[in-house]
A computed fold for an 88-nucleotide RNA from a Pyrinomonadaceae bacterium, annotated as c-di-GMP-I-GGC riboswitch aptamer.
The source organism's lineage runs through Bacteria, Acidobacteriota, Blastocatellia, Blastocatellales and Pyrinomonadaceae.
RNA sequence: AACGAUAAAGGCAAACCUGUUGCGAAGCAGGGACGCAAAGCUGUGAAUCUCAGUCAAAAUGACUACUGAGAUUGUCUAGCCGCCGAAG
Numbered sequence: 001a002a003c004g005a006u007a008a009a010g011g012c013a014a015a016c017c018u019g020u021u022g023c024g025a026a027g028c029a030g031g032g033a034c035g036c037a038a039a040g041c042u043g044u045g046a047a048u049c050u051c052a053g054u055c056a057a058a059a060u061g062a063c064u065a066c067u068g069a070g071a072u073u074g075u076c077u078a079g080c081c082g083c084c085g086a087a088g
Stems, first nucleotide, its partner, number of pairs: 003085002011036002016031006034074001040080003045076002047072008
C1' cells in the first nucleotide's frame, strides 16, 4: 500500500413481517439476517424504475421516442474520508 485470514475489536443489514409517509418508484421506524472490508459519506456520469406531458394512432390501450419532475447507491462508475493487520 492499489493486498484481505476460518485473526481480534467494533460496524452495517437483503428477503420477509408490522407500523407509518408518498399517486407511485420507494422512504422512515421496529423486528429479522441473505450477505458486506467501505453494504461509510456525497450523489458526478451511466443503468434500471416511477409519475406527468408531448408525438403517433380510426378509436381504446400498450410499446417505442422525446421532454419535465422524481426513486434506487446492497447495479456499475466518479469524488472524499476511514477501523484492523496474518500470509504474500